[in-house]
RNA sequence: UCCUGGCUCAGGAUGAACGCUAGCGGCAGGCUUAACACAUGCAAGUCGAGGGGUAACAGAGGAAAGCUUGCUUUCUUGCUGACGACCGGCGCACGGGUGAGUAACGCGUAUACAAUCUACCUUAUACUAGGGGAUAGCCUUUAGAAAUGAAGAUUAAUACCCUAUAGUCUAUUAAUAUAGCAUUAUAUAAAUAGUAAAGGUUACGGUAUAAGAUGAGUAUGCGUCCUAUUAGUUUGUUGGUAAGGUAACGGCUUUUACCAAGACAACGAUAGGUAGGGGCCCUGAGAGGGGGAUCCCCCACACUGGUACUGAGACACGGACCAGACUCCUACGGGAGGCAGCAGUGAGGAAUAUUGGACAAUGGAGGCAACUCUGAUCCAGCCAUGCCGCGUGCAGGAAGACGGCCCUAUGGGUUGUAAACUGCUUUUAUACAGGAAGAAACCUUUCCACGUGUGGAAAGCUGACGGUACUGUAAGAAUAAGGACCGGCUAACUCCGUGCCAGCAGCCGCGGUAAUACGGAGGGUCCGAGCGUUAUCCGGAAUCAUUGGGUUUAAAGGGUCCGUAGGCGGGACAGUAAGUCAGGGGUGAAAGUUUGCGGCUCAACCGUAAAAUUGCCUUUGAUACUGCUGGUCUUGAGUUACGAUGAAGUGGCUGGAAUAUGUGGUGUAGCGGUGAAAUGCAUAGAUAUCACAUAGAACACCGAUUGCGAAGGCAGGUCACUAAUCGUGGACUGACGCUGAUGGACGAAAGCGUGGGGAGCAAACGGGAUUAGAUACCCCGGUAGUCCACGCCGUAAACGAUGGAUACUAGUUGUUGGGCAUUAGCUCAGUGACUAAGCGAAAGUGAUAAGUGUCCCACCUGGGGAGUACGUCGGCAACGAUGAAACUCAAAGGAAUUGACGGGGGCCCGCACAAGCGGUGGAGCAUGUGGUUUAAUUCGAUGAUACGCGAGGAACCUUACCAGGGCUUAAAUGCAUUUUGACAGGGGUAGAGAUACCUUUUCCUUCGGGCAAUUUGCAAGGUGCUGCAUGGUUCUCGUCAGCUCGUGCCGUGACGUGUCAGGUUAAGUCCUAUAACGAGCGCAACCCCUACCGUUAGUUGCCAGCGAGUAAUGUCGGGGACUCUAACGGAACUGCCGGUGCAAACCGUGAGGAAGGUGGGGAUGACGUCAAAUCAUCACGGCCCUUACGUCCUGGGCUACACACGUGCUACAAUGGCCGGUACAGAGGGCAGCCACUACGCGAGUAGGAGCGAAUCCUUAAAACCGGUCUCAGUUCGGAUCGGAGUCUGCAACUCGACUCCGUGAAGCUGGAAUCGCUAGUAAUCGGAUAUCAGCCAUGAUCCGGUGAAUACGUUCCCGGGCCUUGUACACACCGCCCGUCAAGCCAUGGAAGCUGGGGGUGCCUGAAGUCGGUGACCGCAAGGAGCUGCCUAGGGUAAAACUAGUAACUAGGGCUAAGUCGUA
Repeated sequence: UCCUGGCUCAGGAUGAACGCUAGCGGCAGGCUUAACACAUGCAAGUCGAGGGGUAACAGAGGAAAGCUUGCUUUCUUGCUGACGACCGGCGCACGGGUGAGUAACGCGUAUACAAUCUACCUUAUACUAGGGGAUAGCCUUUAGAAAUGAAGAUUAAUACCCUAUAGUCUAUUAAUAUAGCAUUAUAUAAAUAGUAAAGGUUACGGUAUAAGAUGAGUAUGCGUCCUAUUAGUUUGUUGGUAAGGUAACGGCUUUUACCAAGACAACGAUAGGUAGGGGCCCUGAGAGGGGGAUCCCCCACACUGGUACUGAGACACGGACCAGACUCCUACGGGAGGCAGCAGUGAGGAAUAUUGGACAAUGGAGGCAACUCUGAUCCAGCCAUGCCGCGUGCAGGAAGACGGCCCUAUGGGUUGUAAACUGCUUUUAUACAGGAAGAAACCUUUCCACGUGUGGAAAGCUGACGGUACUGUAAGAAUAAGGACCGGCUAACUCCGUGCCAGCAGCCGCGGUAAUACGGAGGGUCCGAGCGUUAUCCGGAAUCAUUGGGUUUAAAGGGUCCGUAGGCGGGACAGUAAGUCAGGGGUGAAAGUUUGCGGCUCAACCGUAAAAUUGCCUUUGAUACUGCUGGUCUUGAGUUACGAUGAAGUGGCUGGAAUAUGUGGUGUAGCGGUGAAAUGCAUAGAUAUCACAUAGAACACCGAUUGCGAAGGCAGGUCACUAAUCGUGGACUGACGCUGAUGGACGAAAGCGUGGGGAGCAAACGGGAUUAGAUACCCCGGUAGUCCACGCCGUAAACGAUGGAUACUAGUUGUUGGGCAUUAGCUCAGUGACUAAGCGAAAGUGAUAAGUGUCCCACCUGGGGAGUACGUCGGCAACGAUGAAACUCAAAGGAAUUGACGGGGGCCCGCACAAGCGGUGGAGCAUGUGGUUUAAUUCGAUGAUACGCGAGGAACCUUACCAGGGCUUAAAUGCAUUUUGACAGGGGUAGAGAUACCUUUUCCUUCGGGCAAUUUGCAAGGUGCUGCAUGGUUCUCGUCAGCUCGUGCCGUGACGUGUCAGGUUAAGUCCUAUAACGAGCGCAACCCCUACCGUUAGUUGCCAGCGAGUAAUGUCGGGGACUCUAACGGAACUGCCGGUGCAAACCGUGAGGAAGGUGGGGAUGACGUCAAAUCAUCACGGCCCUUACGUCCUGGGCUACACACGUGCUACAAUGGCCGGUACAGAGGGCAGCCACUACGCGAGUAGGAGCGAAUCCUUAAAACCGGUCUCAGUUCGGAUCGGAGUCUGCAACUCGACUCCGUGAAGCUGGAAUCGCUAGUAAUCGGAUAUCAGCCAUGAUCCGGUGAAUACGUUCCCGGGCCUUGUACACACCGCCCGUCAAGCCAUGGAAGCUGGGGGUGCCUGAAGUCGGUGACCGCAAGGAGCUGCCUAGGGUAAAACUAGUAACUAGGGCUAAGUCGUA
C1' cells in the first nucleotide's frame, strides 16, 4: 500500500429516566419494577304493572288531648302516593382490570359440525283448563360478645307440585323415493310410548313447536421462540367392543368389563429454558430484523390450590364450600376479609397522575313508563412524556459609541445595526364586555292517517364541561431564551490558567511549560421551549449473505474410501395434471398504512371514499418445464473377449555385500575420537590383517521431473493366491447414475497388551568435554523401542495447506503405458515444465484450473481465553471425539512495497588489514578533563564527532563565581522637560575602594543658539531558564558517489522503471545493451598556490658584458641579458605509436616533454542523518528577577589535590653530549613599534643612538659539515625539584608571571595488555615566523622552509563505506522485536470435603370440601331429602434417588498490570 477482518461513529425511534432551562395553546399518553400488601369511599342493581305486607317519609280518613277554633301533639286505619327488609322475576357470565400461568388447536388463517346448544329480540302457528300442599316475611320464645342462628305458631304469589289437553315435538321400529365419500340425512305416510302453562288486568305476560338473528361449543389442514453438552419417549399409553357421561364427537372417563400391542421420534419425539397470541408498531430501498404500551379481536387469571352449585350461559373479579398463607375483631368460646374495578395509601424503584364533576351526550341493567343504577363513559385536574402550532417584536439607525476580547499594539480587528435613539405593530399575556355548537330523542300537549293501538308532524322540557371555546374594546415593546458543541470523524478558533497534575474521552486519542482536545473567558456553530446525557431497538453491517459472502497462503475442504436416508439426475413418445401459469368466486373485522376529497384559522388530530391487505380456500382452463405412470432408445454406467502394465496386496522359499560377535593364525603399542581434548578400548596382546563359524536387520548399482495404490503407503530374487488400471473390438444389459448426514472399513510414526527376537541404531540414563551456567548441541557407552505374530490406539505440516462428479474453453515442449501408421506423425489413459484468455488482494493459477456452468457433501464468521472447562461417548492406559462461557484487547491476520538489519551471498573501495617507519601506554614536567575539596573552585563541550576544546593568551581588568561594602532610572545612549554657567576637572581629608565631605576657579557665541552638567518623564538592565520553541553558524557520516525530478511506460496500489544488466572508472566516469527519453543537485572541469616556457614591465630587486671606485661589498654610471618580482598568455588532450577490446577504456618502466594519464596541494562538502553542538559570539519567541537574578567597588576564586584519563614536551644517550670553527632558507612582522651600531653587565638586560610606516632599514636559521673531547657510567646522559642572587613588564608578580646567573641534580637505561599516525618531497628530523599580547605560564595553535627515508605479496581476516541479491514477526528500524518460569497486586472462571436452598417426578401413609355410585327402617302426599357408606382428589406427612442454583477451607490454570528476577542461535 492493497486485501481480509473486527471495533466505533454520523440517521430514525421510545409508555422512557436523569441534568440544565422553561411563555402559551391544541391533540394524544401516563406503575415497563412487587400477579407485593392494602386504611377509607364509591364501582350492580332494578321491578309495587308478580306477592304477602307497612319499618321510614308524605297525604287522606277516624279517635283523643291541648287550646290560640283551626292549628299543634299523640294514637289509630295500608285507604292513597310511595316503600326498608322479605318471597318472586330478570340482571349479576356484560361492561371494567391484569398478563401470573400457558410452546398449547392458546393464537392466526382456511374449512367442517350428517356430532351441537343459544335467555332476552324478530317472524309464524297453536294454547293459556282443573286442582293441591308448603315456605320466607310478620308474631312469640330462645342461644351468642358478635357474626349468626334455633324452636313454635301463622300467611301469599308470575315460588313449588299433581292432573287434563296437543302436534309441524321427543324416543323406538320397519318401508319407498331423493341426496351423500360414508356413518347416514331429508321427504312421505304409519304404529307404540312420553312431555306444557300463570297470572295480572287498561296496557302486559306465560307455554309448546318451527325458522331467523346473535352468542357459544367442538373437530381438522397449514403457520407459530431457543437448546442435541436433552435421543429415545409412552401403559389410558395407541387402537377396538360394550356401558357410562355430555348440548355434542371423542380414552372424555373413576376402568367399569374385555381384546390386540401398538403410538410418537433426526422432516427433532421426550426433556429443559423463555414467552400471553394476533391486527399492528419501530427500522429498512426491499427482503428482513426487533417489539407486542395506548386502540381493536381472541385467550388466560381474579390472595394460593381444589371443588361443585345455580343458570340459556360460569366451574363465576366485587357468589358458595373446603384446605393453606396473611391481615383484622374477640368477652378466647368463636368470627370477618380478598382494589390484577375508579380514586387513594404503604412498599419496591431511575420512574408514571385527583381519595375531582356529571349521568348533559354515547352505551348498558331493570322497568309499560316516569325513573333508578352505572369510577363503563363524557369531562375537568396534574406532568414539556410525545407530536403539532404560535410567540418572545418589525423597520430605520455608523461617532462603526462605551465596555469586553484579540493583535504585528501612538494603531487595527471583532462583538456589531447589535445597543442607545426614532418610527411602527399588538399575536400572546393582562383588564373589561359579549358569548356558543355539542340537544336530538324519551316524555308531555296538540294535530293528521288507519283506528281498543301503531305510525307521522309541530310545540314544550333537558348542558357536567362552562361564563369554557370564540368575538370585541383598552393600554403599552410592554409579559416571555435557553441548551449542547467548536482535534479528526463533524458545522464551528483564539487568549489565559494548569503542567502525565487536575481532568477529558463514542472510537482514534489529548494533558510531562507556548494544549484550537483539561478549566475559564471572548468569539463562533447547531438546534430552539427546548437542548443534551443514559438505556434499548433497527439501520449503516453484503458483519449469517434467499435477494446478497466465502474456504491454496487471510477464519474455513472431513486423513481416505465404501455406503444408508436424503438431494440431484441422459435421448425420443404417450397419458395424467401434483408443482407451475392464467381467468372467475369466497374470505382476508374495524382501526391503522397509502392516495383523493373534506372539517377544526393552519398543522397535529378527525371525517369520508378509494387503493392496498403480497395470504388461505374453492372453481374453470393451459401443459413448455419439473413430478407421477406406461412402454421404448443407447451415448452415461456396467458385463464380456483379446492384449498389456506396474516398488499394488497377502503368504512361503531363497541370495550376496556390510556390521557385530565367537574361535584360531600373523603381528606390536597404541587404537579410537575431536575445533582441540578427555571419558572409552589395549601388553590378560587391542587397532590392523587372514581363515572359518554364528546372528539379526536393511536391500548398493539399476534409480529417474519413473511407476503402482483410495489414502496411509509400496524397492534384493523367485513361486502361489488376490485385486486394480489401460488399450483394442463392439457381442450383451438398458439410466442400472452422481453425491452422501447418521453408519462402516482402512489409516504413517510414536505408544499400550501377550509371546518371541535383538546385529546395527538409539529416547531415558551414566561418563567425558564446551560454557558464566549447559539437565543441550560434540564425544564414549547404553536400556526401552526399532524387527516378527496376534490384539488395541485413531492421531500428523494425514499437504497440492486446493472435497467429489460432470460438461465446455488457445497453444508449445518433455516423459510413462497401449493402439494405428511404421518417415514425419495421429490417437487414448497418465505424469511434468512454460505460457494465452480468464480469474485472483497479490503471490500466483492457467484443460491435472484457483477459468466458465450444473449437482451433492463438509467447514468458516475479530484476536486472546481455548481445542481449554463441564457433561457425554470411545479407549487397558496414554489419550481421542464432541465442545462452551465469564473475562480481556482494538486490533490479530494475508500478499506485496520501500528502507534498515543479518556471526546471509556476490562484486568493489579506503593507511581498513597486511608490509614498513616513527610514536602513545612506563618516567619527570606542561596542559585539558573527570573526581574530590571549597565561601567560590563561574559556565559550556562528554563514544567515534568532548578532554593543548569555546580560550588566537584568567596577577587587577577580563569574570560570568564567592565574601564583604555601596546604589536604585541606575553604567551607556536618545527624545522631551527644569535649572545652571557651573558642574565636570584639579587639590585635600576619611575609607580597602566604590563613595562621601571640604577647597579651588577658567565655557563659546553671529545672541538664534551651541557645549557641558543637573531635575523630571518615557524608553532600562539580566553571561537568569528553555539549543527539546528558533534563526544563523558548526561537527560527523564523507570529498563517500550518491540524491532526485519532468514526461512516458508497467502495476488496483504503495511503488517500480530511468538509476538495472555486460564492461570500465577515482567517480551514477564513460560505453554497449535497454520502455524508456531527457534533465537537475552532486563527480569532473571552471578558481587559487606550485612545477616549465614565452610576452610585457624594470624599483626598493638583479649584474652577463662596458666603465668608475673600495681592504671588501651592484657601492656608483649604466644595462634590460639572467635570477627575481607581477600581470597576461602558452603548455597535457590518452593528442601520437604499438597491443587488447564492438566501444568506453586499459596496458607499455614506448616516444616526445619541465610535467603523463584527476602532475602535486588548497578552496569547494549533494538529498539527508544524529530533537548532534551553541540562548555564554550574535539575533530572537516564551517564561522569570526589578532597593535585585540589575549595577559599582575591594579582596579572593577560576591556578585547590589521596586519585584516574586524554593531548603534548623533554629524555633515557655515542646515528649521541659538550667545546671551537664554517655554510645554506622561506614566509612573515614592525611607529605607545622593529631596533642596526657603540658602551656596560657572565647573563637576562641597561644606557646611548643611525635607519625604517619598509622587495630599500631591523629580524644570528638549526640540523648539516670540519676539528677536538667524553667511552657506556644513572655518566660530561637527563634535567625535575629545591636554595640563593637578579632582570623585565606592569598601579601591583604573596596566593599567581616570564627570563637570567650560581648552586642542588629526582625519576628515567626504550616502556605490560592494548593502541595511534603515515604511501613521497610523505613519514621522521631540524630550526624560523606570526596571531593573541603591558607581560606571560606557548612544550599550544596556524604558517614557513632545511635534511630526507622504508614498504605495499595481496584482499582470507578486523573496522568503515558503495552497488546488486536474499530472509525478516524489525520501521523511535538489531542498542530492534520478543518467549517462558518465578516474585507482587487486581479480576473473572474451573475443581473441591461439606453446608444451604429450588422446581419436578416416584413409592408408601393419611385425606377436607365435592361430584358420582350404593343404601336410605328416618322426614315428605309426591318430587325428593337428611343420614350412613365406597371410589377419586387438593393438601399434609414420610423415604430413597436424580436434576438445578448459591456458598466454601483448600486448590488449578487464565487475563490485566510498574522500569522486578533468571535465561534467551
Molecule: small-subunit ribosomal RNA
Organism: uncultured prokaryote